[in-house]
RNA sequence: GCUGUUAUAGCUCAGUAGGUAGAGCGCAUCCAUGGUAAGGAUGAGGUCGUCGGUUCAAUUCCGACUAAUAGCUCCA
Numbered sequence: 001g002c003u004g005u006u007a008u009a010g011c012u013c014a015g016u017a018g019g020u021a022g023a024g025c026g027c028a029u030c031c032a033u034g035g036u037a038a039g040g041a042u043g044a045g046g047u048c049g050u051c052g053g054u055u056c057a058a059u060u061c062c063g064a065c066u067a068a069u070a071g072c073u074c075c076a
């Protein structure tokens, strides 16, 4: 330098033939217990990596860029 893959909640990850995003763990509150742990209920937390394009509508399609990762090539 070229190519591929990945980027979604604090962490690990789903998801959608385009229609206002979920799980587990964690966190908070409550229930329960004589108390703790375990258990149950409820809740908070995300402008889906960034910037553009297409569209009535983009996390999803297209392009560029950024980061991580894998492979290939060249020079030394």
Stems, first nucleotide, its partner, number of pairs: 001072007010025004019056001027043005049065005